[in-house]
RNA sequence: GUGGGCUUAGUUUAAUGAUAAAAUCUCUGUUUUGCAUACAGGAGAUCUUGGGUUUGACUCCCAGAGCCCACA
Numbered sequence: 001g002u003g004g005g006c007u008u009a010g011u012u013u014a015a016u017g018a019u020a021a022a023a024u025c026u027c028u029g030u031u032u033u034g035c036a037u038a039c040a041g042g043a044g045a046u047c048u049u050g051g052g053u054u055u056g057a058c059u060c061c062c063a064g065a066g067c068c069c070a071c072a
Stems, first nucleotide, its partner, number of pairs: 001071007010024004018055001026042005048064005
């Protein structure tokens, strides 16, 4: 230089164009003499950035940023 893939909660991952889900972590409560476990509940995300298409975009298109792979 060329081509391809990935970016979502503190972390690990879901989500066929219709207002983002779960596990884990954390907080509170119940249980216990106490801790752990278990159970119940809460909080936590402008979905990497900008623009476009659409009634509507994490999702489709274009460009940028970061990371990874292959070729040269």
Predicted 3D model of a 72-nucleotide RNA (transfer RNA) from Glossobalanus marginatus. It matches the Rfam family "tRNA". The family's RNA type in Rfam is transfer RNA. Lineage of the source: Eukaryota > Metazoa > Bilateria > Deuterostomia > Glossobalanus. The prediction has a mean pLDDT of 82.